[in-house]
Molecule: small-subunit ribosomal RNA
Organism: uncultured Fidelibacterota bacterium
RNA sequence: AGAGUUUGAUCCUGGCUCAGAAUCAACGCUGGCGGCGUGCCUAACACAUGCAAGUCGAACGCGAAAACGGCUUCGGCCGUAAGUAGAGUGGCAAACGGGUGAGUAACGCGUGGGUGACCUAUCUUCGAGUGGGGGAUAACGUUUCGAAAGGAACGCUAAUACCGCAUAACAUCCCGUCUUUGGAAAGAUGGUGAUCAAAGCUGGGGAUCGUAAGACCUGGCACUUGAUGAGGGGCCCGCGUCCGAUUAGCUUGUUGGUGGGGUAAUGGCCUACCAAGGCGACAAUCGGUAUCCGGCCUAAGAGGGCGGACGGACACACUGGGACUGAGACACGGCCCAGACUCCUACGGGGGGCAGCAGUGGGGAAUUGUUCGCAAUGGACGAAAGUCUGACGACGCAACGCCGCGUGGAGGACGAAGACCUUCGGGUCGUAAACUCCUGUCGAGUGGGACGAAAACCACCCGGGUAAAUACCCCGGGAGGCUGACGGUACCAUUAAAGGAAGCCCCGGCUAACUUCGUGCCGGCAGCCGCGGUAAUACGAGGGGGGCAAGCGUUGUCCGGAAUCAUUGGGCGUGAAGGGUUCGUAGGCGGACUGAUUAGUUGGAAUUGAAAGACCACGGCUUAACCGGGGGAACGGUUUCAAUACUGUCAGUCUUGAGUGAGGUAGAGGUAAGCGGAAUUCCUGGUGUAGCGGUGAAAUGCGUAGAUAUCAGGAGGAACAUCAAAGGCGAAGGCAGCUUACUGGGCCUAUACUGACGCUGAGGAACGAAAGCGUGGGGAGCAAACAGGAUUAGAGACCCUGGUAGUCCACGCCGUAAACGAUGAGUACUUAGUGAUGGGGGAUUCGACCCCUCCAUUGCUGGAGCUAACGCAUUAAGUACUCCGCCUGGGAACUACGACCGCAAGGUUGAAACUCAAAGGAAUUGACGGGGACCCGCACAAGCGGUGGAUCAUGUGGUUUAAUUCGAUGCAACGCGAAGAACCUUACCUAGGCUUGGCAUGUUAGUGAAAACUCUGUGAAAGCAGAGCUCUCUGCGAGCUUGCUCAAAGACACUAUCACAGGUGAUGCAUGGCUGUCGUCAGCUCGUGUCGUGAGAUGUUCGGUUAAGUCCGAUAACGAGCGCAACCCCUAUUCUUAGUUGCCAGCACGUAAUGGUGGGGACUCUAAGGAAACUGCCCGGGAUAACCGGAAGGAAGGUGGGGUCGACGUCAAGUCAGUAUGUCCCUUACGCCUAGGGCUACACACGUGAUACAAUGGGAAGUACAAAGGGUCGCAAUGCCGCGAGGUGGAGCCAAUCCCAAAAAACUUCCCCAAGUUCAGAUUGCAGUCUGCAACUCGACUGCAUGAAGCAGGAAUCGCUAGUAAUCGUGGAUCAGAACGCCACGGUGAAUACGUUCCCGGGUCUUGUACACACCGCCCGUCACGCCAUGGAAGCCGGUAGUGCCCAACGCCAGUGGCCCAACCUUCGGGAGGGAGCUGUCUAAGGUAAGAUCGGUAACUGGGGCGAAGUCGUAACAAGGUAACC
Repeated sequence: AGAGUUUGAUCCUGGCUCAGAAUCAACGCUGGCGGCGUGCCUAACACAUGCAAGUCGAACGCGAAAACGGCUUCGGCCGUAAGUAGAGUGGCAAACGGGUGAGUAACGCGUGGGUGACCUAUCUUCGAGUGGGGGAUAACGUUUCGAAAGGAACGCUAAUACCGCAUAACAUCCCGUCUUUGGAAAGAUGGUGAUCAAAGCUGGGGAUCGUAAGACCUGGCACUUGAUGAGGGGCCCGCGUCCGAUUAGCUUGUUGGUGGGGUAAUGGCCUACCAAGGCGACAAUCGGUAUCCGGCCUAAGAGGGCGGACGGACACACUGGGACUGAGACACGGCCCAGACUCCUACGGGGGGCAGCAGUGGGGAAUUGUUCGCAAUGGACGAAAGUCUGACGACGCAACGCCGCGUGGAGGACGAAGACCUUCGGGUCGUAAACUCCUGUCGAGUGGGACGAAAACCACCCGGGUAAAUACCCCGGGAGGCUGACGGUACCAUUAAAGGAAGCCCCGGCUAACUUCGUGCCGGCAGCCGCGGUAAUACGAGGGGGGCAAGCGUUGUCCGGAAUCAUUGGGCGUGAAGGGUUCGUAGGCGGACUGAUUAGUUGGAAUUGAAAGACCACGGCUUAACCGGGGGAACGGUUUCAAUACUGUCAGUCUUGAGUGAGGUAGAGGUAAGCGGAAUUCCUGGUGUAGCGGUGAAAUGCGUAGAUAUCAGGAGGAACAUCAAAGGCGAAGGCAGCUUACUGGGCCUAUACUGACGCUGAGGAACGAAAGCGUGGGGAGCAAACAGGAUUAGAGACCCUGGUAGUCCACGCCGUAAACGAUGAGUACUUAGUGAUGGGGGAUUCGACCCCUCCAUUGCUGGAGCUAACGCAUUAAGUACUCCGCCUGGGAACUACGACCGCAAGGUUGAAACUCAAAGGAAUUGACGGGGACCCGCACAAGCGGUGGAUCAUGUGGUUUAAUUCGAUGCAACGCGAAGAACCUUACCUAGGCUUGGCAUGUUAGUGAAAACUCUGUGAAAGCAGAGCUCUCUGCGAGCUUGCUCAAAGACACUAUCACAGGUGAUGCAUGGCUGUCGUCAGCUCGUGUCGUGAGAUGUUCGGUUAAGUCCGAUAACGAGCGCAACCCCUAUUCUUAGUUGCCAGCACGUAAUGGUGGGGACUCUAAGGAAACUGCCCGGGAUAACCGGAAGGAAGGUGGGGUCGACGUCAAGUCAGUAUGUCCCUUACGCCUAGGGCUACACACGUGAUACAAUGGGAAGUACAAAGGGUCGCAAUGCCGCGAGGUGGAGCCAAUCCCAAAAAACUUCCCCAAGUUCAGAUUGCAGUCUGCAACUCGACUGCAUGAAGCAGGAAUCGCUAGUAAUCGUGGAUCAGAACGCCACGGUGAAUACGUUCCCGGGUCUUGUACACACCGCCCGUCACGCCAUGGAAGCCGGUAGUGCCCAACGCCAGUGGCCCAACCUUCGGGAGGGAGCUGUCUAAGGUAAGAUCGGUAACUGGGGCGAAGUCGUAACAAGGUAACC
């Protein structure tokens, strides 16, 4: 620091997602040790049990018992225990410490101030004082009530308890004076006056007094009263402190005053009266949420989030209310009342409050021990010892977090075993292990063993203070003693031993890390994109690898990345976003000069910003985490001093901004009234006759009752042709005949005046097209709705005929539009060119025009700059400033609810749940268009001949079948694979058989008997069974009888076994190769350069031209490649060479005749090499080019004709059945063998052909002329036989030699005479031939006989442009045989092409696009089904806050009397004062009433979203087939 994801690709916009850090965490798997931290986030839910606040005998009175000892009359008593335990009176503490975060949006908190408006126990320092009395009361005793808790009566008693009195000011109150001050309640001072104190306890002591106690002296503590400091608190103020305006008004003690009350103290804090105020858009009120801060997390920072632990503050203590005590509370472990809950009960009545520490239940994803100790630190009490302390210190539990350590180290193989992979060779795990040597952290055992502990205290010594004192007490110093929960812990030493200690996640991209198997859109994964439909690096498993590591992952949350709310640091023409327009309030901003001020601003100083934390360096635990002392920093707040440029404020001045006046000027600017002509329609009349009208074509409609047409007259309404324009005016909407009246604004010119009067503008006000609404008019034309006619599958539309609201007028509403320049207003600045409108100036002219120029307005083209690009560009979308409005992914949603407006329609404001990973902008390349332009092709047209009709052949579909094997399926399958199915082929079916197999390689074992061979049986064959025959070859070696035997091993063969063979089984969508097609169409690309952010463009476009991206020219391109063309082959002319098997002109021989023979190379021909054609030459056109047209010559003329040759690519085109091949599948079968059958079926449909329908023909007879091929498993002549197919026989020929072989159309002659025929030949019968083991299913051919359909073929459709079509025959491959097919060959030999409008296909350029699987595309809405969230809704249920009324506990306060009462006074009657009682105000809870608000639920209902293959249509995207849209 970025990355993934919208697209075919690109740039941008924009959301979603990821990588990081963190966590009071939880869950899953796993788990060795230690240190330091942390640990109910939920139910402020309910709590059993124990503990958490006591202490003081040096304030006071009382006062046991056990036990022991003694005595005893045996009942008990005494002593010690012991003035102990204990409770009580009294003092202090209990308001701290500890917990929690419910409430609280507040002076609650933070920060800085104020207190001239206050308090403060204990403590500090400084003063003064502590005299003398009195009456009670608890404890206790007796009696008594109650279950208990707890009381009652009587009696006794003490105090540092209580009450008078004395004394007392510098205290308080009152009255003066003075000082400070803005102000006195402050300070000083005076005054007579009024009021208020006290308590003792204890240590020591020489003299004196005293019987003693003691007085007395002297200390300490306590007490009273003042002042003072410190610390603590109360109150007040400035500033800061969450969200919602779909909360806009709130308030009656409310705001202020006066008097009074109350408080420590100000104050409506309370009360009476008076006034009517106070708060609020700078957000009151209301609603929601929430303790706040230091800080913590994150971040580069600014910020954002959080407020658990630690520290500060606040609030609370079962819920609500209240006061008492006290220095302090309205009090967590106090009191009273009410309520809920709970416990005890004898039913009468009582008790309780863990949000203290542990712990329990419950809730929850989830959070620990009912531990030890006061040894340390701190606190309360005490003079002290000390007691108490769940504060605290420790230990325990939990990987919850951070930090540290270990699970071993070194050596060790061309590398064990095993596992996995494999190209089968090997590779990986892997020096990893084993093995050898070594070390000893942690853990285990054994032994030693701390720091934390020195204070206080005890006793001793020394010095000092106090004092009369060597006493007591206090202070300081010295040396000694006592005290440890943790803990026999940390730590140290030592023993043995590698021994006890590794997992988790991930491996498609982001993101480090790859393979095999399984699975087969299943099961599953997934943070986003997305994987999985038979070869999954994405699922599951194995191996391997990567990451982290006692942890690793997941989930949740927060910040980051996110510049995705933008202060730093974003935007608004088209992406989301400029308000429809103007005026204008608040607010914000604001021209020039001078002076003042110093609020903002800047600088200095002071103070604050607690500690902890963070940062820096240092130090302590072996290190680190952690901890300690130190330093610096810290945005900010307050005070003060200084500066004065800028901003503000105040004062004065100015004219340039703005405005007013003067003179001109253009204009559909507005309002009202009047007038005009053209046209439509209607009415009347005339002329006139059969149609008119309308459309793509029609029909509805009108018309013989006279239309349309035409002429004349009249009526009425609406709109104003030409001028007219890219023109003018207006703020926008908008404004158009002419005239008049009234009226707004602009511009220009010269200058006079005012003197910043300005700009913008939240709310607000006004205006605001069309449609629509209300009332009343008006209504010609047009025209929603509606009706009819067409169109159509339908047509609720487009088209046509009609037609009502409406359109028009007046008045009043509505308030919206793609209200658009999709561009807010204002000001300033910034290169140019060229128009238009209005006004002015200059120059010139007789005048005008042209020309130059200034201002304003309005256009176009373009530069810098800007922009994602398109584009904008002095009328900015440039550069800046000011102000306003608006945006923050798509959908849901121009919606819901609420509110406001409206007569209504509806408008304005305006969400959420849920859902998606996109939605979008601009541009690019393609593809496409019922877009455009140009061009080509037997594409159409012009012709010739066909197909489609018939019969047959053949292929296909379908059907049938045991099987009719399989494949090919628009063009580009269908006489295709198949250049040839009777068996074979053959893959199919039925049946019978074989199982290492017909075939290949190897392993192991056995045999040489078997097998082979011969034969027999069975059988359809294959095969099976049996018999016979036979006993293989080589020979390391051994034995001996020396040529025999045995025999390792090997060859060969067989049997058995294991690997394997085999498969026309699957997948052509896993593949190679080959092929088809677009298409022999002219295209497809690259390098460098240039342009563009980029995809890309340019080149390849343009003007010509061509068959051609062929060539020429132009040109930011210049070149090049694959294609085109040419090079190759055949053919047309000719030459050279060669001359047999071919040829024969001349010569010779010969024959009935024949190149038959000699010979010849001339010719034909053969086959090898050359030549020739190149727009070369001429004329014309054209840019003088390319090229085109024409002519000449030439065998051939403009690529001469034909062939071979097929660019980049497209169709997942075809083929696993030609072969090859991955994977999967079968293995006594999906393999192999055999026989028979089938592929040849047949209601039917289609394709391709053959033959015909006849006379341009058929038949008969005769006579000519080819080319190219084939032939030894062959072609076969002459001859003979047969009507013929053919048979017989065999010369010749391995071929320019012989044979197939007859060419046929043609030509000549004759017959047929228009008919189902002398056309046509199907079909069928009989008889044959040939091939072949075999022609039944199922061959070809021959002869005789038979003689079907068919008389030129509907819609539709095919081929062909010249040696072509048409027509005629010939040959070949395959092949035993079997072509009407296929391939090839020659003979005869036409017609037509004006032309490119249309159909089809293609090419180039351009245009639109929402398509890119690319129009066989995309896509909209209703309906149907399922799921989800949500609105409305009669109602039903609940929460919250408030209001009115009723009732009113406790309690404070007030009042009160005929009740009661120790202290003081008293004249003894009583008084003062107090208590209980009663009454009243206030008041919690409760009750009640009407509403408000929020939520839950609901019959039914509304729309919405989502959901591979439902229905109906086809709205949008192309001119989307009616341009689309608001």